[in-house]
Context: one part of a larger RNA
Molecule: large-subunit ribosomal RNA, domain II
Organism: Pseudomonadota bacterium
RNA sequence: GCCAACGAGUUAAUGUGUGUCGCUUGUCUAAGUGCUACGGCACGGAGGCAUAGCGAAAGCGAGUCUUAAAAGGGCGUUUUAUGGCGGCACGCAUUAGACCCGAAGCCAGACGAGCUUACCCUGACCAGGAUGAAUCCGCUGUAACAAGCGGAGGAGGUCCGCACCGGUGAAUUGUGCAAAAUUCUCGGAUGAGUUGGGGUAAGGAGUGAAAAGCUAAUCGAGUUUGGUAAUAGCUGGUUCUCUCCGAAACAACUUUAGGGUUGGCGUCCAGGAAAAACGUAUUGGGGGUAGAGCUACUGGUUCGAAAGUAAAGGGAGAAAUCUCGGCUUUCGAGUCAAACUCCGAAUACCAAUACGCAAAGCUUGGGCAGUUAGAACGUGGGGGCUAAGCUCCAUGCUCGAGAGGGGAAGAGCCCAGAUCGUCGUCUAAGGUCCCUAAAUAUUUGCUAAGUGUUAAAGGUAGUAAGUCGCCAAAGACAGAUAGGAGGUUGGCUUAGAGGUAGCCAUCCUUUAAAGAGUGUGUAACAACUCACUAUUCGAAUCUUGUGUUUACACAAGAGUGGCGAAUUGCGCCGAAAAUUUACCGGGGCUAAGCAAAUUACCGAAGACACGGAUUUGUAAACUGUUCGCAGUUUAUAAAUGGUAGGAGAGCAUUUCAAGCGCACAGAAGCGGGAUCCGUGAGGACCCGUGGAGUGCUUGGAAGAGAGAAUGUUGGC
Numbered sequence: 001g002c003c004a005a006c007g008a009g010u011u012a013a014u015g016u017g018u019g020u021c022g023c024u025u026g027u028c029u030a031a032g033u034g035c036u037a038c039g040g041c042a043c044g045g046a047g048g049c050a051u052a053g054c055g056a057a058a059g060c061g062a063g064u065c066u067u068a069a070a071a072g073g074g075c076g077u078u079u080u081a082u083g084g085c086g087g088c089a090c091g092c093a094u095u096a097g098a099c100c101c102g103a104a105g106c107c108a109g110a111c112g113a114g115c116u117u118a119c120c121c122u123g124a125c126c127a128g129g130a131u132g133a134a135u136c137c138g139c140u141g142u143a144a145c146a147a148g149c150g151g152a153g154g155a156g157g158u159c160c161g162c163a164c165c166g167g168u169g170a171a172u173u174g175u176g177c178a179a180a181a182u183u184c185u186c187g188g189a190u191g192a193g194u195u196g197g198g199g200u201a202a203g204g205a206g207u208g209a210a211a212a213g214c215u216a217a218u219c220g221a222g223u224u225u226g227g228u229a230a231u232a233g234c235u236g237g238u239u240c241u242c243u244c245c246g247a248a249a250c251a252a253c254u255u256u257a258g259g260g261u262u263g264g265c266g267u268c269c270a271g272g273a274a275a276a277a278c279g280u281a282u283u284g285g286g287g288g289u290a291g292a293g294c295u296a297c298u299g300g301u302u303c304g305a306a307a308g309u310a311a312a313g314g315g316a317g318a319a320a321u322c323u324c325g326g327c328u329u330u331c332g333a334g335u336c337a338a339a340c341u342c343c344g345a346a347u348a349c350c351a352a353u354a355c356g357c358a359a360a361g362c363u364u365g366g367g368c369a370g371u372u373a374g375a376a377c378g379u380g381g382g383g384g385c386u387a388a389g390c391u392c393c394a395u396g397c398u399c400g401a402g403a404g405g406g407g408a409a410g411a412g413c414c415c416a417g418a419u420c421g422u423c424g425u426c427u428a429a430g431g432u433c434c435c436u437a438a439a440u441a442u443u444u445g446c447u448a449a450g451u452g453u454u455a456a457a458g459g460u461a462g463u464a465a466g467u468c469g470c471c472a473a474a475g476a477c478a479g480a481u482a483g484g485a486g487g488u489u490g491g492c493u494u495a496g497a498g499g500u501a502g503c504c505a506u507c508c509u510u511u512a513a514a515g516a517g518u519g520u521g522u523a524a525c526a527a528c529u530c531a532c533u534a535u536u537c538g539a540a541u542c543u544u545g546u547g548u549u550u551a552c553a554c555a556a557g558a559g560u561g562g563c564g565a566a567u568u569g570c571g572c573c574g575a576a577a578a579u580u581u582a583c584c585g586g587g588g589c590u591a592a593g594c595a596a597a598u599u600a601c602c603g604a605a606g607a608c609a610c611g612g613a614u615u616u617g618u619a620a621a622c623u624g625u626u627c628g629c630a631g632u633u634u635a636u637a638a639a640u641g642g643u644a645g646g647a648g649a650g651c652a653u654u655u656c657a658a659g660c661g662c663a664c665a666g667a668a669g670c671g672g673g674a675u676c677c678g679u680g681a682g683g684a685c686c687c688g689u690g691g692a693g694u695g696c697u698u699g700g701a702a703g704a705g706a707g708a709a710u711g712u713u714g715g716c
Base pairs, nucleotide, nucleotide: 001716002715003714004713005712006711011096012095013094014093015092016091017090018089019088020087021086022085023084024083026049027048028047032043033042034041035040053060054059063075064074065073066072099237100236102234106227107226108225109224110223111222117201118200119199120198121197122196123195124194125193126191128160129159130158131156135152136151137150138149139148140147164188165187166186169184170183171182172181203219205215206214207213240650241649242648243647244646245645250263251262252261253260254259264371265370266368267367268366269365270364271363272362278356279355280354281353282352283351284350285349291343292341293340298337299336300335302333303332304331305330306329307328308327309326313324314323315322316321374399375398377396378395379394380393381392382391383390404415405414406413419612420611421610422609424608425607426606430602431601432600433587434586435585439599441598442597443596444595445594446593452589458573459572460571462570463569464568465567467565468564469563470562471561472560479536480535481534482533483532485509486508487507490504491503492502515530519528520527541558542557543556544555545554546553547552613640614639615638616637617636618635619634620633621632622631623630624629651705653702654701655700656699657698658697659696660695661694662693669689670688671687672686673685675684676683677682
């Protein structure tokens, strides 16, 4: 891991509700007693509930309590069936282990010091080497000591180092040799040394050169048995089928926030009101949001001008005073507000009327719940950075609890709500070159960037379209050639300032034209260049009409060349990332891209068609009836996604009772089946195997259904 078996809402008492049954001359017996054919039967009214309430009570009583009250008010009185009592079944609650498994823990009693800690008693052990204390002897030495030298001596938690004890560093090992080892290395090794045997001390206690260490591989409280099914607002699990309805993730409170209680939202039952909910249209309302506005208030705010003011400011000045700034007011221009408003929508909300829908909606009482972690998206807002797949409200929708189609893929986006069947039809979103169902459809434009198939500020003689202004055969624009002068080097300044450092002025003349000069340049000039001018060059004509044989001329319309400005469509640059192309789903596409339009087609569990099932309404017939209604059949209409959850109807298993069967001419069980019945759980039938029991009907009772619980046991 798989397979098999086992494995989780039970029982009792009490309360409450629903259904049903009995009695209602109210009802039921409990303990117990008697009898028994052992299955039960009978007795037993003690007692309970009910028959009257009110008051805290005394108490009074169809009333009573409050009170001074005869007032008022509270709770009652009225009822023969929505009544009373009891039995049974089911739902729920309470108390119990209370659906099952699961703690860490707490308490009590025992058992442990053969491990280890400390101590007591009694024993044992420590190769070899080194160092050389005290003391003593001798000599030297001293006045005498001291001191020195030599010798003897053998001290020490002394030194080196085996045994022994330990465990420093590293490696190996790490399903080991081993639940702590091995190898090398290392510390102590006459001591607070090591060790044998015997003993003493333990569970809030011991022992501890103290690490909360150790107390038998167990220690911030040993082990074991019991209390014990401790408790677990926590996690996990909780077993057959079909049908009807179907939530919540909110409010308030909570030592409350991952738990609860009440309300909200669901379901079921019984009643009630009477056309109400919802949608659309019309009508009538109130409002102070969006917007807008402010000389309409309150409050903010920029500039300019004028007037006024001064308790205080900065600067200049000897001072007078001047100037800047401040404050107030007025005028002009500009601007802002969630807590501003002279104004003011759309929606929304309230009400009425009409229509539509209606098994809907509302309401009263009761039974049973679940929910209290919500999510994205659109819109209006707060917080944040107008960050977040962020967070908090409001509002709508989807998911949650919703399958199907689209979006390459995809909870929350778009379309659309799955009762079942059909190799039928039509559509939605979205699509129609191939992958891949369907137009390589049609018309008109645009794009050249593979833009499409990522992004900004900013940049852009890309291209298309129209608009405005100006110039143009009296020749535009661009290019080429030539000129671009004189007064004058304007004045000032300056070392210089000659068009071209700076300041001022910016005239006149000759001209086709030429600035007291647009730049480069020089020390300053010079030189080059520009503005401006001339020449050269040459931009598109066509259609219609008239005159006219044509050429040609005229008129009208369309169109043309150049410069500048703003606008619009589609492009271009801006554009760098990490495994592999790598944001078209891929191939690939110049449309199979973009814009506008048209017609076909494809496309879903949507709609339609045909057939079936169930539920509910309506109608009819039949049957039954306690006359309330119920059941069956038919017709017709609508409905039938679903988690938590509520309600209903069934299947299967074991066993009991009664009745009826089957079976060695083959029961159960097991294996197989392409057959039949049932919506399904399931049930028949047939074949084989097997070898002794077993089924059906109607009822009763449950150890009553497994795929999950790191489930338990067994097998492989």